[in-house]
The prediction has a mean pLDDT of 81. Predicted 3D model of a 71-nucleotide RNA (transfer RNA) from Candidatus Vidania fulgoroideorum. The RNAcentral record of the sequence draws on ENA. Rfam family: tRNA. Rfam links the family to the GO term triplet codon-amino acid adaptor activity.
């Protein structure tokens, strides 16, 4: 130096062009004598900048960060 692959909520892991699921933690209420556990319910996220498209987590190009591979 070249080249490949990953980046989604506090954590895990889904959607592969049609407006972001699902669990596990949080937090409110039921429930219980109370704490567990069960139920119900809210809040939280596409790394970051551009581009194509009516439309982008999905394609594309470049930046960060991480792994690899090969000199």
């Nucleotide at each position: 130096g070249u080249u490949u692959c990953c980046u989604u909520a506090a954590u895990c892991u889904a959607a592969a062009g049609g407006u972001a699921a699902g669990a596990u933690a949080u937090c409110a209420c039921c429930u219980u004598u109370u704490c567990a556990c069960g139920g119900u319910g809210a809040a939280u996220a596409u790394a970051c900048g551009g581009g194509u498209u009516c439309a982008a987590u999905u394609c594309c190009c470049g930046u960060a960060g991480g792994a690899g591979a090969u000199a």